[in-house]
Context: one part of a larger RNA
RNA sequence: GCCUCGUGAAGGAACUCGGCAAAACAACGGCCGUAACUUCGGGAUAAGGCCUGGCUGUAGCAAUACAGCCCACAGUAAAAGCGUUCAAACGACUGUUUAGCAAAAACUUAGCUCCCUGCGAACUCGUAAGAGGAUGUAUAGGGGGUGAUGCCUGCCCAAUGCCGGAAGGUCAAGAGGAGUGCUGAGAUUAUUUCAGGGCACGAAUUUAAGCCCCGGUGAAUGGCGGCGGUAACUAUAACCGUCCUAUGGUAGCGAAAUUCCUUGUCAGGUAAGUUCUGACCCGCACGAAUGGCAUAACGGUUUUGAACACUGUCUCCACGAGGUCCUCG
Numbered sequence: 001g002c003c004u005c006g007u008g009a010a011g012g013a014a015c016u017c018g019g020c021a022a023a024a025c026a027a028c029g030g031c032c033g034u035a036a037c038u039u040c041g042g043g044a045u046a047a048g049g050c051c052u053g054g055c056u057g058u059a060g061c062a063a064u065a066c067a068g069c070c071c072a073c074a075g076u077a078a079a080a081g082c083g084u085u086c087a088a089a090c091g092a093c094u095g096u097u098u099a100g101c102a103a104a105a106a107c108u109u110a111g112c113u114c115c116c117u118g119c120g121a122a123c124u125c126g127u128a129a130g131a132g133g134a135u136g137u138a139u140a141g142g143g144g145g146u147g148a149u150g151c152c153u154g155c156c157c158a159a160u161g162c163c164g165g166a167a168g169g170u171c172a173a174g175a176g177g178a179g180u181g182c183u184g185a186g187a188u189u190a191u192u193u194c195a196g197g198g199c200a201c202g203a204a205u206u207u208a209a210g211c212c213c214c215g216g217u218g219a220a221u222g223g224c225g226g227c228g229g230u231a232a233c234u235a236u237a238a239c240c241g242u243c244c245u246a247u248g249g250u251a252g253c254g255a256a257a258u259u260c261c262u263u264g265u266c267a268g269g270u271a272a273g274u275u276c277u278g279a280c281c282c283g284c285a286c287g288a289a290u291g292g293c294a295u296a297a298c299g300g301u302u303u304u305g306a307a308c309a310c311u312g313u314c315u316c317c318a319c320g321a322g323g324u325c326c327u328c329g
Base pairs, nucleotide, nucleotide: 001324002323003322004321005320006319007318008317010315011314014313019310029051030050031049032048037042039148053070054069055068056067057066058065059064071075083308084307085306086305087304088303089302090299091298095107096106111146112145113144114143115142116141117140123132124131125130149294150293151292152291154224155223156222159221160220161217162216163215164214165213168212169211170210174206175205179201180200181199182198183197186194187193225243226242227241228240229239252286253283264280265279266278267277268276
């Protein structure tokens, strides 16, 4: 010097990205007492305060209560065994996860919703037989999305998808066979000819689904504008005009896990606050089941800010114990 511990004057987070680490509290014992909020169950062991040994007697079934006495500096006499509060974000919750860097706000979940499926069901595995689904039958089964609960879930069907429709257009193989070419031992002639046959092509016509077409459909994939002007201070624009579009973002929320400019502006907290909380709205680039906004409880090491208590985290280090490095033997 290092490692593991112990103690510490005064101060008490000034340390630091951050109270990381440590300290501290309390003790699922008893008594008292306990707020906001709330889904009335909770929150709650909220918080906070006090008590705690032994012997004898009395009462009592007992727990225990009361009275007297005894010992100690100290009686839940050791060990183990929640620090607390306030505010916000996210996810409702219990649960699950990257065996070996991530436990979470990710996954799941009950609930909600859409689509498919009438039973030899849909769907899945298998070439098939067959099996699962299910010894089930739409209050059932499969698939997609959302994710308790509360209040809600706006507009657009032009594109893409799906569903329905069948008048017309297009359209395959097949059917069909006009016709064309080749052959031509027969006929005819001497002709680049023709009959029957064979071979190779092959028009019209007929013909399904699909596509085009017509309509529907968003808790289907998705989308939800620009410019100019205008009110008797100024500013702003309820209002007007115009262009484009399928329609131009409704409610709610908003510098947000989303805000670039940005440490936006105002207010709060601090002596001083790029974080935090409440507002504002100029939303670069929130927004309604890729759900929107609220929300009690939960999170016991989720994330962020603050406070009390507490401390060697620090001002600023000191001493001690054990081990180790090092030197000598």
Annotation
Large-subunit ribosomal RNA, domain IV from an uncultured Candidatus Berkelbacteria bacterium, 329 nucleotides, folded computationally. Its mean pLDDT, the model's own confidence on a scale to 100, is 82.